[in-house]
RNA sequence: AGAGUUUGAUCCUGGCUCAGGAUGCAUGCUAGCGGCAGGCUUAACACAUGCAAGUCGAAGGGCAGCGGGGAGAGAGCUUGCUCUCUCCGCCGGCGACUGGCGCACGGGUGAGUAACACGUAUGCAACCUGCCCUCCACAGGGGGACAACCUCCCGAAAGGGAGGCUAAUCCCGCAUAUAUCCGGGGCCCGCAUGGACCCCUGAGGAAAGGUUAUCCGGUGGAGGAUGGGCAUGCGGCGCAUUAGCUUGUCGGCGGGGUAACGGCCCACCGAGGCGACGAUGCGUAGGGGUUCUGAGAGGAAGGCCCCCCACACUGGUACUGAGACACGGACCAGACUCCUACGGGAGGCAGCAGUGAGGAAUAUUGGUCAAUGGGCGGGAGCCUGAACCAGCCAAGCCGCGUGGAGGAAUGAGGCCCUACGGGUCGUAAACUCCUUUAGCCGGGGAACAAAAUGGGGCACGCGUGCCCUACCGAGUGUACCCGGAGAAUAAGCAUCGGCUAACUCCGUGCCAGCAGCCGCGGUAAUACGGAGGAUGCGAGCGUUAUCCGGAUUUAUUGGGUUUAAAGGGUGCGUAGGCGGUCUGUCAAGUCAGCGGUCAAAUGUCGGGGCUCAACCCCGGCCUGCCGUUGAAGCUGACGGACUAGAGAGAGAGAGAAGUAGGCGGAAUGCGCGGUGUAGCGGUGAAAUGCAUAGAUAUCGCGCAGAACCCCGAUUGCGAAGGCAGCCUGCCGGCUCUUUUCUGACGCUGAGGCACGAAGGCGUGGGUAUCGAACAGGAUUAGAUACCCUGGUAGUCCACGCAGUAAACGAUGAAUACUCGCUGUCCGGGGAGAUUGGUCUCUGGGCGGCCAAGCGAAAGCGUUAAGUAUUCCACCUGGGGAGUACGCCGGCAACGGUGAAACUCAAAGGAAUUGACGGGGGCCCGCACAAGCGGAGGAACAUGUGGUUUAAUUCGAUGAUACGCGAGGAACCUUACCCGGGCUCAAACGACGGAUGAAUACUUUUGAAAGGAGGUAGUCCUUCGGGACAUCCGUCGAGGUGCUGCAUGGUUGUCGUCAGCUCGUGCCGUGAGGUGUCGGCUUAAGUGCCAUAACGAGCGCAACCCCCAUCGCCAGUUGCCAACAGGUAAAGCUGGGAACUCUGGCGAGACUGCCGGCGCAAGCUGUGAGGAAGGCGGGGAUGACGUCAAAUCAGCACGGCCCUUACGUCCGGGGCGACACACGUGUUACAAUGGCAGGUACAGAGAGAUGCGACACGGCGACGUGGAGCGGAACUGUCAAAACCUGUCUCAGUUCGGAUCGGAGUCUGCAACCCGACUCCGUGAAGCUGGAUUCGCAAGUAAUCGCGCAUCAGCCAUGGCGCGGUGAAUACGUUCCCGGGCCUUGUACUCAACGCCCGUCA
Repeated sequence: AGAGUUUGAUCCUGGCUCAGGAUGCAUGCUAGCGGCAGGCUUAACACAUGCAAGUCGAAGGGCAGCGGGGAGAGAGCUUGCUCUCUCCGCCGGCGACUGGCGCACGGGUGAGUAACACGUAUGCAACCUGCCCUCCACAGGGGGACAACCUCCCGAAAGGGAGGCUAAUCCCGCAUAUAUCCGGGGCCCGCAUGGACCCCUGAGGAAAGGUUAUCCGGUGGAGGAUGGGCAUGCGGCGCAUUAGCUUGUCGGCGGGGUAACGGCCCACCGAGGCGACGAUGCGUAGGGGUUCUGAGAGGAAGGCCCCCCACACUGGUACUGAGACACGGACCAGACUCCUACGGGAGGCAGCAGUGAGGAAUAUUGGUCAAUGGGCGGGAGCCUGAACCAGCCAAGCCGCGUGGAGGAAUGAGGCCCUACGGGUCGUAAACUCCUUUAGCCGGGGAACAAAAUGGGGCACGCGUGCCCUACCGAGUGUACCCGGAGAAUAAGCAUCGGCUAACUCCGUGCCAGCAGCCGCGGUAAUACGGAGGAUGCGAGCGUUAUCCGGAUUUAUUGGGUUUAAAGGGUGCGUAGGCGGUCUGUCAAGUCAGCGGUCAAAUGUCGGGGCUCAACCCCGGCCUGCCGUUGAAGCUGACGGACUAGAGAGAGAGAGAAGUAGGCGGAAUGCGCGGUGUAGCGGUGAAAUGCAUAGAUAUCGCGCAGAACCCCGAUUGCGAAGGCAGCCUGCCGGCUCUUUUCUGACGCUGAGGCACGAAGGCGUGGGUAUCGAACAGGAUUAGAUACCCUGGUAGUCCACGCAGUAAACGAUGAAUACUCGCUGUCCGGGGAGAUUGGUCUCUGGGCGGCCAAGCGAAAGCGUUAAGUAUUCCACCUGGGGAGUACGCCGGCAACGGUGAAACUCAAAGGAAUUGACGGGGGCCCGCACAAGCGGAGGAACAUGUGGUUUAAUUCGAUGAUACGCGAGGAACCUUACCCGGGCUCAAACGACGGAUGAAUACUUUUGAAAGGAGGUAGUCCUUCGGGACAUCCGUCGAGGUGCUGCAUGGUUGUCGUCAGCUCGUGCCGUGAGGUGUCGGCUUAAGUGCCAUAACGAGCGCAACCCCCAUCGCCAGUUGCCAACAGGUAAAGCUGGGAACUCUGGCGAGACUGCCGGCGCAAGCUGUGAGGAAGGCGGGGAUGACGUCAAAUCAGCACGGCCCUUACGUCCGGGGCGACACACGUGUUACAAUGGCAGGUACAGAGAGAUGCGACACGGCGACGUGGAGCGGAACUGUCAAAACCUGUCUCAGUUCGGAUCGGAGUCUGCAACCCGACUCCGUGAAGCUGGAUUCGCAAGUAAUCGCGCAUCAGCCAUGGCGCGGUGAAUACGUUCCCGGGCCUUGUACUCAACGCCCGUCA
């Protein structure tokens, strides 16, 4: 000293929370010792028991008890002793009694009290003070009573009564006395009332003895000391949702009362007194020294200790006394408890212990008067739960210990982990050496004690001092010291996600739980629980509660108010606050010196004592208050002067300022009349409505009410609200000019008063328009709305009320200062010229842009949100709530003032990046449009959903799943189901052991796998063994089981969209921006220009492949122009190397040329040339990223799970089911066609378990035989549509071919479930397909066939390729969908499938 938490991120505002310290604490776990402190915060609740205040015989009368003595009697006997009884107060003493002093201290508590109770400082000329000290004076002489005691009586008791005797330091007169008082006189003093002193006269009050020879006492007075009483200034609390309170109240006069002043009390008189500087009321509370915290200022607290106050069961009252209205006194009343003989009595722990109760919670019914202190006493002494000690309690502070040193290049053992290995406990232990505090044992052993007092002695001032001596210790055999044994007897608690020091494993699976805040936990949790380890503190450690701090988050120090909470709607103005220039006086504030006080303790500084420390002791300091003496700069008070503030005069001026009256035209509606005819009106479209009884429209006349077009503006005026036709009256404010005047007269302004839009209310009027409510018509799922037709209040006027607005510049008023530019409104001055049309200076308003500065930023910026001063108002997290209650106002509506409980961890401001918008601009895409052909209807094929099933294995699910994984499910595949088997296992590797060659064939059982047999066979060798096989054992297995939300890899999609970023620089507090924006251009962030940016990267393009043209090289299996041969024909043959072609290398295209446009980039042209022209066509190629997109079943892989099974083998079944729904396809519905016949022209690819010519057989699928070909050679191989000819003639057909029947072929171990193909027969639906929807921009769509992969075969109509034939249309970008860039709004950022409000559950 800060940190966490609002956001995707940022800055700010702002609250919440944490880290610190503290406590009379409580609680959980734990606990060795000592010192010093502390210990009912709750029930001022109730209390058993004991103790806490007595003492004096040197005041007194006495003698109950004790001891001594004396006298008498009796008993025992040892004859002078003992014992018993009686008597005598004679002595020591002493219960009770009289009397004195004390009991008003000490000790407890905090209920009450907001008060002169407390603190502080003063005053008392208005007072008292026992015991103590000093001084002066005195004590003469009388009298009297009541206890005790005796007698009697009452009562259960407590207690009481009657009679009688008696003493005193008890009580009462008399005498004397300086006090005091009255009257008179003198003299001095004080802030006032007044006071001191002296003299005279008068009034008037005292006393006590004891002891025995020394002291202690007594009375009056004066003074002191101590303690108290009273009064006053100032200070310390919450609520104003408590604003008025008061009748002894305030004052006076006179009395009473008191120690004393005083309405303290009383009579009379007066009507005052207190209060916004907070009276009164209510709530709360003992106050202070101090304590805690804090840098301080502050804030909070008042336990222990000290001072003061108050109280003593509750309330009241007085008595005694120096002192009380009295804790352990009295009386009365009350509640409660106890005793009782029922008639009556007794009691007061908030003293020390202790008990119950309450409570989270707080101790012993201990010891001693040794010390300190108190009471009494002459003293000895007695009393003292004050005090000093001890006991209990980690409840605090401080100190000590639980051992110290050495001991391992590898570390036992345990534990943990990523587990062939590593880590950790850990130098830790063991072991070696050493030490001995505390504890234990033994021994010694304090200080605290010095006084007083007694005894003896000495000195003097004769009751004091000194010396000697005697006596006295609860704590305590404690502290402390010495010796001994022995590492021996002694460590825990909390935490480990961030804040905040400390990390892993297992368990758990939004469960159990944690949590101070943020937040963790839904299968990989460093946040839960356990473990290992670590961190922090340590005889303690955590938790709870409370206070301060951090919080500058109430801001005096030290905050704010345009938008975050916050400027009053506006003005006038009271109190108050603040106030111009010069000068004089005073000295209140201010400053300085001195003095008093600020108790001690505490705190702090210095020093000292307990071994240290805590603790204790000594000394210094201590912001306040009061007094006094000065200073005079500033503020203030008083006086004088001034003119720059303010105001007044004079002269000009502008204006929708206000108010009253008058006048005007247009529009609207209505009335009357004319013209005129079928509609008008209204809307997105309509309808309600109006209209043939004549509307709308139009013309004329008239009436009514309201509002004032143009001018008009970014204008003006006003304090604000607000103000607009014209004229007039009245009236307010403002500005300018001016050697006029006054002379600070000023600013602000709590309360107060006034004004105050719209709407609203009251009374009366008015009512044309518009128009809440209401009605109707529409819209809609509904439509109590938006739209339409009507329409009441209202809108207007007068008077009155109301008093609020986003009453906004969301910006209070005033003054001063601080660069500029520019527009405009209203004034004033100067220059310029005779014809300028400007220039300039100076005021006051209204605007725009900027410097500095300010601001979180946006922004403000001489009209400040800048720099300063003054005054007012207001704010202190969000919600609850401007609500409730109370009060005030109002006719009401409502307004003003204005909370709390509870709840949240935020709510907010500004700006940033994105995303989004039924916002805008620009642009693109088969996106729409324009076209062509389809899908959606039918049948079938195939995939999916659903359903079914023993199983119908699994995955894919909007676009981006659904002829997808599958480029081949009859068995296999196969993962699913049923059944039968196996468990080193179906396969593989390694090691060890045993047996046997391997291997081939075969029998039996069984559905097979498997089981049980048989025959043949006899390897190599260095003789150890090896290879191979089987079996056994061990180690590795195996899993298409789960998690694609733990992953790698791969893939889809946005999207072949033009974007996505970086470095440096610059801008911004920052997120971030700039670059990448703008203009033009492009298919393109393609390029050019511009430019605080300059460059660069990934993308685009190009480089690669195929096709289109040409050239070169090569020339077989391809080709055949020229030459030759030859056939029925044919490059068939010789040959050729031209062409085609094949396949390798090149060329070519670049807006290069021309015209036009353009700065350029580039665009454009029926241009030229060219095979190709502006990207020539196609492919490959997919930026940063998005969808926790898909895949653990292709593969790989973490974790979890199964292990005679979730592994594995086999047989069979299933993946092919079928009321249904969807996707993708095929074939059709026919004549642009079907059928039959004839006849042309491809490309690409495949082939040895293959393609198979050809021949023969079969209607055919195919079969039998089989040449050639691992291919430009042979084979499949006839391409089909097209074309030609014929036929069919619009029909469920010569369309269509499903379905079914029969007969076959082929593949295969096997075609039942469940193959394809062939032939014959059968001949279903379907006649162009609703809403809706898909593809396609040219060799494209459409249409036609061919090939290939997989493959035994094939459910292929699928997929991937190939060529043949070969169109139509695109005006255009308004709209739908998707996308790009810029901009704008946003409360979204999981980003509109968002966010969010209400109702219901």